RNAcentral holds the sequence, with entries from ENA.
Transfer RNA from a Myxococcales bacterium, 73 nucleotides, folded computationally.
Its mean pLDDT, the model's own confidence on a scale to 100, is 82.
Its Rfam family is "tRNA".
[in-house]
RNA sequence: GCCGCCUUAGCUCAGUCGGUAGAGCAGCUGAUUCGUAACCAGCAGGUCGGCAGUUCAAGUCUGCCAGGCGGCU
Numbered sequence: 001g002c003c004g005c006c007u008u009a010g011c012u013c014a015g016u017c018g019g020u021a022g023a024g025c026a027g028c029u030g031a032u033u034c035g036u037a038a039c040c041a042g043c044a045g046g047u048c049g050g051c052a053g054u055u056c057a058a059g060u061c062u063g064c065c066a067g068g069c070g071g072c073u
Base pairs, nucleotide, nucleotide: 001072002071003070004069005068006067007066010025011024012023013022019056027043028042029041030040049065050064051063052062053061
């Protein structure tokens, strides 16, 4: 220098043909217990890496940029 893949909650990851974002763990509250843990119920937590474009509508499609991983030279 060229090519490919990845970036979504604090962490690990889903998200189908574009239709308005979820799970587990962690956190908080409650219930239970003499008490703690475990179990159970609930709650909170997101500019979907950034900037543009297309569209009635973008996590999803397109372009550029940034970061990470791998391959080739």